[in-house]
Context: one part of a larger RNA
């Protein structure tokens, strides 16, 4: 660009792509079978591996600063019981969200259709006999479907719902061009952002508002803060105190910042 007006949404599947697994144990049944030594088919049930896909509630892993501890050292300093560089995040001990697997959960089920080798009915050629020649049948983890996911650029361009838009004039033989009003319904642009992302695109709000950030409340986490008090000659203990502090989590709340506005698309559609 196409799809014979233009837009939102919601699907149909031509056709593509992936999957398709093993093995154990228990039962039938120590049964059929075998002289015995052994030891089934078929049928039920129950578990396990490796593999795929998803996710974070469990059990962990990380978690470059969220809490505690701590050494050295230069510094600021009210001289501490505050703080800053730098020493691998300085070292340890632990962890929220996220994102993980060694964790959880789910998956390879079932039924058919055509058939390979193979076993069959009926049957002639060829009075028998023959599964084939006509013609019916059975039968595989394999084929084609049935599960999943893409998919209508499937140009044979498919459906279904819903929105929208009903001017004028002028030149031209017509095709078709100008001008002047209008400019929907949607969309782009911009912003404020995301478990979405290299951008791009995807999705959510944009004051008719919870979209982000801040503010309050909760949760987690650490692990009981500072000042005061009491006790010890003292390091230091105890009490106020399950404190104090607390990322990305949940929730509420317009205080901040989503400001104003632009472009594109038109006039019923061979």
């Nucleotide at each position: 660009c196409g799809c014979a007006g233009g837009a939102g949404a919601u699907u149909u599947g031509a056709g593509g792509a992936g999957g398709c697994c093993a093995u154990u144990c228990c039962u039938u049944a120590g049964u059929a079978c075998g002289a015995g030594a052994g030891g089934a088919c078929c049928g039920g049930g129950a578990a396990u591996g490796a593999c795929g896909c998803a996710c974070c509630a469990c059990u962990g892993g990380u978690g470059u600063u969220c809490c505690a501890g701590u050494u050295g050292u230069u510094c600021c300093g009210c001289c501490a019981u505050g703080g800053a560089g730098c020493a691998g995040c300085g070292c340890u001990g632990g962890g929220u969200a996220g994102c993980u697997a060694u964790g959880u959960g789910c998956g390879g089920a079932u039924c058919g259709g055509a058939u390979a080798a193979g076993c069959g009915c009926u049957g002639a050629a060829a009075g028998c006999a023959u599964c084939u020649a006509a013609g019916c049948g059975c039968c595989a983890a394999g084929c084609c479907a049935u599960c999943u996911c893409c998919a209508a650029g499937a140009u044979a361009a498919g459906a279904u719902c819903u929105c929208c838009c009903c001017u004028a004039c002028c030149c031209g033989c017509a095709a078709g061009g100008g001008u002047a009003c209008u400019g929907a319904a949607g969309g782009c642009u911009g912003g404020u952002u995301g478990a979405a992302g290299u951008c791009u695109a995807c999705a959510a709000c944009c004051u008719c508002g919870a979209u982000a950030g801040g503010c309050u409340g909760g949760g987690u986490g650490u692990g009981u803060a500072a000042g005061c008090g009491g006790g010890g000659c003292g390091a230091c203990c105890c009490g106020u105190u399950u404190a104090g502090c607390u990322a990305a989590c949940c929730a509420g709340u317009a205080c901040u910042a989503a400001u104003a506005a632009g472009c594109c698309g038109u006039g019923c559609g061979g």